[in-house]
RNA sequence: GAAACUCGACCGGGAGAGAGCGUUUCGACGCCGCCGAAGGAGCAAGCACCCCGAUGCACUCUCAGGCAAACGGACCGGCGAGGGAA
Numbered sequence: 001g002a003a004a005c006u007c008g009a010c011c012g013g014g015a016g017a018g019a020g021c022g023u024u025u026c027g028a029c030g031c032c033g034c035c036g037a038a039g040g041a042g043c044a045a046g047c048a049c050c051c052c053g054a055u056g057c058a059c060u061c062u063c064a065g066g067c068a069a070a071c072g073g074a075c076c077g078g079c080g081a082g083g084g085a086a
Base pairs, nucleotide, nucleotide: 005082006081007080008079010078011077012076013075018032020031021030022029023028033067034066035065039063040061041060042059046057047056048055
């Protein structure tokens, strides 16, 4: 000297899918149809790596969650903390 990386109860941005039908004490509930970017599960398919396996994924599945608004929301940026490369 400060990068990678990790964390955060902080700030900003943040998609998709029926304002469906019925009931309602207006909190929600039931049915059907859908969505993938909390979480979870899976390597059956795909991608990365690979001799093979194993592993990871923003891939797959939709258990959960969601389908007006609100809440939530992977991820990105900022800020803060740790960390310490050139």
Background
Glycine riboswitch aptamer from Planktomarina sp., 86 nucleotides, folded computationally. Model confidence (mean pLDDT): 82 of 100. The organism belongs to Planktomarina, within Bacteria. Its Rfam family is "Glycine riboswitch aptamer". Clan: Glycine riboswitch clan. The model forms 86% of the base pairs in the Rfam consensus.